[in-house]
């Protein structure tokens, strides 16, 4: 240098977490040519040769080992760095809205009395009365009204009697007593979402009516001004959160890059 067979090795790897720690199973990144089956988060296994038990493939290099440089991602600090977003201070106090005053414009009213002041009523509240209406209640008035046990008058009949005469009496037929009906220019009681009705009392001056007394302004809609409230934008201060950049750390998939790598037989 070729050949063949075989060994270590390999057949993914990396962050955070978790763990004395390792390493896997769940996260999340990277990456594939990246074997299979069993286990396991109150977890499974293991001890510095740090997953364990089976079984497979490849195998001395494109693939294993090892360097330094890039570097995806992932942790960790840190602050006069942006946004977002809550709480918090404050001589922050904007818009809109509401009081009250000023001016303007344009009307309505007013010497046939604005406005204000004062008197009295009225409306309002309490009490009481009349009167209406409803209900009960007494009273009269009118009708009705008892098979007997209520009254009068009692045909017919019945009873006594020799007769004259007498006795009880039932329908009728008149009347009454409890009860029932109806009425009433009647009397009492009672009750209210009754009352162009009356009296007394209070309350209050906003309405409303009259009256007195004074004399020139009231008042509406828009406009704008200012001043007090009411609102709380907006902005300032502090500090948590959350996201993004930035500045240092850590860990580092992967890609090129550079070096390194065993035995036996034949030729």
């Nucleotide at each position: 240098c070729c050949g063949u067979g075989c060994u270590a090795g390999a057949c993914g790897g990396g962050g955070a977490g978790u763990u004395a720690g390792c390493g896997g199973u769940g996260c999340c990144c990277u990456g594939u040519a990246a074997c299979c089956c069993g286990c396991a988060a109150a977890c499974c296994g293991c001890u510095a040769u740090a997953g364990c038990g089976g079984g497979g493939u490849u195998g001395a290099a494109u693939u294993c080992c090892c360097g330094a440089a890039c570097g995806a991602g992932u942790c960790c600090c840190g602050g006069a760095c942006g946004c977002u977003u809550c709480a918090c201070u404050g001589c922050u106090g904007a818009a809109a809205c509401g009081g009250c005053g000023g001016g303007c414009u344009g009307g309505a009213u007013g010497u046939u009395g604005a406005g204000a002041g004062c008197c009295a009523g009225g409306a309002c509240c309490c009490g009481c009365g009349c009167a209406a209406c409803a209900g009960g209640u007494g009273g009269c008035u009118u009708c009705u009204g008892a098979a007997c046990c209520c009254c009068g008058u009692c045909a017919g009949g019945a009873c006594c009697g020799g007769a004259a005469g007498g006795u009880a009496g039932c329908a009728g037929c008149g009347g009454u007593a409890g009860g029932a009906a109806u009425g009433c220019c009647c009397g009492u009681c009672u009750g209210g979402g009754u009352g162009c009705c009356g009296c007394g009392g209070g309350a209050g001056c906003a309405c409303u009516u009259g009256g007195c007394u004074u004399g020139a302004g009231u008042u509406c809609u828009g406009c704008u001004c200012g001043u007090c409230g009411c609102g709380g934008a907006u902005c300032u201060c502090u500090g948590g959160a959350g996201c993004g950049g930035c500045g240092g750390g850590g860990c580092g998939a992967g890609g090129a890059c550079g070096g390194g790598u065993g035995c036996a037989c034949g030729g």
Molecule: Bacterial large signal recognition particle RNA
Organism: Candidatus Latescibacterota bacterium